[in-house]
Molecule: transfer RNA
Organism: Pyrinomonadaceae bacterium
RNA sequence: GCGGCUAUAGUUCAGUUGGUUAGAACGCCUGAUUGUGGUUCAGGAGGUCGAGGAUUCGAGUUCCUCUAGCCGCCCCA
Numbered sequence: 001g002c003g004g005c006u007a008u009a010g011u012u013c014a015g016u017u018g019g020u021u022a023g024a025a026c027g028c029c030u031g032a033u034u035g036u037g038g039u040u041c042a043g044g045a046g047g048u049c050g051a052g053g054a055u056u057c058g059a060g061u062u063c064c065u066c067u068a069g070c071c072g073c074c075c076c077a
Base pairs, nucleotide, nucleotide: 001073002072003071004070005069006068007067010026011025012024013023019057028044029043030042031041032040050066051065052064053063054062
C1' cells in the first nucleotide's frame, strides 16, 4: 500500500423487512429484608449507537469518506 472483519450503557452482548420510545445480563446507586455484611426482593441512574457526510417522510440498520483495533496479502529493509 491492498483486502476482509469489528466499533451499541462502566463491562460482555442482543437489536427482525429501515418504522415512531434503543434493550438484556453483570456492575453501580437507593430502599426493604438481616444485629452488620452477603444473599434475596423492589425501584432508579447510566447511551452524541466510533467521527463526519449522503439517501429517505423516517437510519443502530443502506451508501461514501475518515479514525481506532484485529487478521491476511504485497513491496522494501